The part of an RNA shown here (large-subunit ribosomal RNA, domain VI) has 251 nucleotides and comes from a freshwater metagenome.
[in-house]
Context: one part of a larger RNA
RNA sequence: CGUUAGAAAUUUGCGAAGGUCUGACACUAGUACGAGAGGACCGUGUUGGACGAACCUCUGGUCUACGGGUUGUUCCGCCAGGAGCACUGCCCGGUAGCUACGUUCGGUUAGGAUAAGUGCUGAAAGCAUCUAAGCACGAAGCCAUCUUCAAGAUUAGAUUUCUUUAUAAGGGUCGUGGAAGACUACCACGUUGAUAGGUUACAGGUGUACAACAGAAAUGUAAAGCCGAGUAAUACUAAUUGCCCGAUAGC
Numbered sequence: 001c002g003u004u005a006g007a008a009a010u011u012u013g014c015g016a017a018g019g020u021c022u023g024a025c026a027c028u029a030g031u032a033c034g035a036g037a038g039g040a041c042c043g044u045g046u047u048g049g050a051c052g053a054a055c056c057u058c059u060g061g062u063c064u065a066c067g068g069g070u071u072g073u074u075c076c077g078c079c080a081g082g083a084g085c086a087c088u089g090c091c092c093g094g095u096a097g098c099u100a101c102g103u104u105c106g107g108u109u110a111g112g113a114u115a116a117g118u119g120c121u122g123a124a125a126g127c128a129u130c131u132a133a134g135c136a137c138g139a140a141g142c143c144a145u146c147u148u149c150a151a152g153a154u155u156a157g158a159u160u161u162c163u164u165u166a167u168a169a170g171g172g173u174c175g176u177g178g179a180a181g182a183c184u185a186c187c188a189c190g191u192u193g194a195u196a197g198g199u200u201a202c203a204g205g206u207g208u209a210c211a212a213c214a215g216a217a218a219u220g221u222a223a224a225g226c227c228g229a230g231u232a233a234u235a236c237u238a239a240u241u242g243c244c245c246g247a248u249a250g251c
Stems, first nucleotide, its partner, number of pairs: 001152001005163007015149004021049007033038001051106005059100004066093005071086006109144001111143002117137004170245004174190005195238003198234005204227003212221003
């Protein structure tokens, strides 16, 4: 821009993409078969591999604005406590998030048409013949079934609802943000408010701060102190007020 008024939702599916994998073991059954050796079809169950999707409860990884330990040096006047630099100085742990080595799930089908093949009936050709007319089976393959996208499918579809004489319905701008994101877009919220920050509580991490007291000391008083992302509650702070777009609806 189009889809022939403008919107907000919900959809149909022309079509497209993906998927389609496979082993072992057990039962049937040491049965059928076979002199024996050996050893099934059919059917059923269990458990794997590779591949794929989702997720983070568990197990691990990472976690450079979390906690702690520690070396050298400079500084905060000194002690204590800290800060800077040294690869995050080095090191030990580690929440959320992101992840695999982790967890869960997936590959179905009494469908349709067929291939090779197997048939029924059946002439040409009194017989025979699966074929010439007609009819029935038959594969991991094909078409569906399954998952995802999908009306720019210009063949531009369908349904519901809303709006109308000066701006409407609706949308945008702006702001607070996000398990959304390069930007944009998308999603949530904007005081009729829990959107983010703060605060409080809890979870979780680290591992017991300074000072004081007890003790010879270790240590104890102490689940201490500190804390990024987590879960809730709470208007304390910031989402103010506005502005803009949006209709000659047609044979």